[in-house]
This record gives sequence, C1' cells and structure tokens, in this order.
RNA sequence: UGAGGCAGCUGAAUGGCCGCGUGCCGAAAGGCAUGAGGAAAGUCCGAGCACCACAGGGCAGGGUGCCAGCUAACGGCUGGUGGAGGCGACUCCAAGGCGAGUGCAACAGAGAGAUACCGCCGGGUUUCCCGGCAAGGGUGGAAAGGUGCGGUAAGAGCGCACCGGCGGCCUGGCAACUGGUCCGUCAUGUAAACCCCACCUGGUGCAAGAUAGAAGGGGGCAUAUGGAUUGCCCGUCCCGCUCCCGUUAUCGCAUCAGCAGCCUGGCGACAGGCUGCGCAGAUAGAUGGCCAUUCACGACAGAACUCGGCUUACAGGCUGCGCUCAUUGA
RNA sequence: GCGCCCUUAGCUCAGUUGGAUAGAGUGUUUGACUACGAAUCAAAAGGCCGCAGGUUCGAAUCCUGCAGGGCGCG
Repeated sequence: UGAGGCAGCUGAAUGGCCGCGUGCCGAAAGGCAUGAGGAAAGUCCGAGCACCACAGGGCAGGGUGCCAGCUAACGGCUGGUGGAGGCGACUCCAAGGCGAGUGCAACAGAGAGAUACCGCCGGGUUUCCCGGCAAGGGUGGAAAGGUGCGGUAAGAGCGCACCGGCGGCCUGGCAACUGGUCCGUCAUGUAAACCCCACCUGGUGCAAGAUAGAAGGGGGCAUAUGGAUUGCCCGUCCCGCUCCCGUUAUCGCAUCAGCAGCCUGGCGACAGGCUGCGCAGAUAGAUGGCCAUUCACGACAGAACUCGGCUUACAGGCUGCGCUCAUUGA
Repeated sequence: GCGCCCUUAGCUCAGUUGGAUAGAGUGUUUGACUACGAAUCAAAAGGCCGCAGGUUCGAAUCCUGCAGGGCGCG
C1' cells in the first nucleotide's frame, strides 16, 4: 500500500412559527415540562402478571438433545470438545442412540442386508454340468474396511505390517473428549422414519381480569297489599327482594429481573458493591406541518400489559483491534 | 392486540406412511361433425408445486426462516 477478519456506533443538525398527546400550575386566557425504535416488526421461544382447573403418582401428547457454566427462565448466551470450510485472522454445525427393536432404500443391478451375472480355480459324461472363491469387471448414492507383502488350485483378515473403526484397561480432564496400550478382525445409510434414552412441560391469554354501575332488558321470589289511570269493578302500568345481561367509567397501565457511570471477582456470559437518574403512555388512538441556514441530501420502519432473547428489514456514514494474509522498503 | 389456518395449470381442486416423468374437471388452441353455430368426439399446449435454505441417494411431501391471503376472539 492492497485485500480481508472481528467487535461496535450513528441513522441529519440548529433556529423560528403553527398544531397534537400526557403531567403540573392557573379562576380563566394560557404557561412550563415531556413525548417512538434498534428493530417499536414477525409473534418464533422463555418468563412476570391474571383467571380457570388441580390430593398424590403414572401414562398419553408436546418440546429440547455434545460437555461445563450463566440466567427468573429459555429452543437464549458464554467458554470448551468433536466435525466442516478458509493459506490465515476467523467462521459455521438440529452434534444423544441404527453395537435395543421395527420400517424404508424407487430405478438400475445376480444380490440392498444379504448375494453370485460376467469372471477365476478344480473335476466331469466338455455349446454343458458339479464343486470351491469373492481378488477383478459391471450396476448403484451405498456391495462384508483401505494399502502392501506373504499365502493358495484359485482366493479370502487366512496370516502379518501400517492406517481406519469398535470394545476393555490405563493417563490427563469436573465433563464432552484426548493420548497410550491390549484384544478380536469388525454388517451400509436413514431417527428433520416409527422408536429408545435423558430432561422439561396443566390450560387460556390484558379482548386476561378486578371494582363501580344510571337508563333499560330478562329469570326467579314475595305480595292478591300500596300508588297512578275520574268515585267503584275489570284491565294496564309502576313501586319491594334477589340473580344475570348491560353503552360506559376507574383500575390493571408503567418503579422495575429498570437505566447510566465507576470499582471488585470471573478467560467470559455474568455476579456483587457504591453513586446518580426517573425515561411516552392513548382508548378512534398524540409525536406532525411550514419557513430559514448547513451537510455527506437522509434507509428500514412507528409504541398499545410489561420484560429477557431469537429471527427478519435497513440508503449512507463513522470508530476500535497488542487481528490475519500478500507485496514493497528500512 | 391475541390465537389459528391456507398457498399445486388461467380458474376450482386431488396428490402428504418420501421413489413422479406431478394428475382431474373446467377454460384455451387445433381438427372432426354441421349449410353455419351450440352440444358432442379426438388431440395438443399450459406447472422452476408461494419464496429461500437445510435433512436425505432422492423433497409437492420432512424441518427452519420469510412472503402473500383468509378466519375467529369484545
């Protein structure tokens, strides 16, 4: 200098005028303060909270799936193990079990979980038959582990060496696992197929739910009383108690697993301590418009009970690294 | 706001224990029949199975993430 890797930030700024939501002050007019996001989104997980259900236990169903930790919890995060990619910094992985059982493996192929089509070898009654073999060919995504030597009639883990794989033991590690050694010569893939094992799991969701409740509607009870309707009778309506429905109003609803800074412990996720701060809250639903100046000319998008994550969308600009590679110079 | 479902030919739908070269009706086009048209008969064209990844030898089908559409809850 060029090409990358990782971790982050920002997402127009300033001023004026008009307007909207909320809070406070004010008798009012009005004044003051404050007012969207990193994803407010998708609603994919996990919780808080509320109601319903519930003696206890089990089955079924659903979910998760290397190991250890963090967390209120999680399918999240951190650190590691193993595997894959990259020269590398580094990145990615639904990664238990097919050495429990069952199923499936179309077409091709002799044979798809067990076999002998071509072939090789021996024998015979020699266009063929019998026996042996699985090294070579062929089919296929996959055919009894691979290479070499010995061995044999031809062959074969039949024997041996190295490599791979499984199991036992030992070493290191909390563990996943790693390294070594011994044994036998070892039956393919698929569990995002049924299934087995381990762990977790009641349902519904703020349109949950709580309180108040005028008018009105309905059910039941009581009263054959009282009032109104001309004095009386009939009829009709109203008044009592109780339950349900019920426009709506208030709460739930914003002070909490809260935010910022510093210190301590830890590789880290995170935990503890101190100090400071209060940060939108509607219920037809506010956060906008115009003007001026400047610039790199402005992306994705807008709260609706609340948090912790994940995922997805995003014009442009910026920062850090005692990260890497290549080239050149000293 | 919350919960749930669907997407296959122009249209309406089958097909989901994975084996496919994806079917049916209707519509379209061509031909036959007819003096002409309809009906009828015969044939043909028409699909990257909503999109993108993954699992598998193999995906419309299984899994994940998106997109579009629809339904219910006062």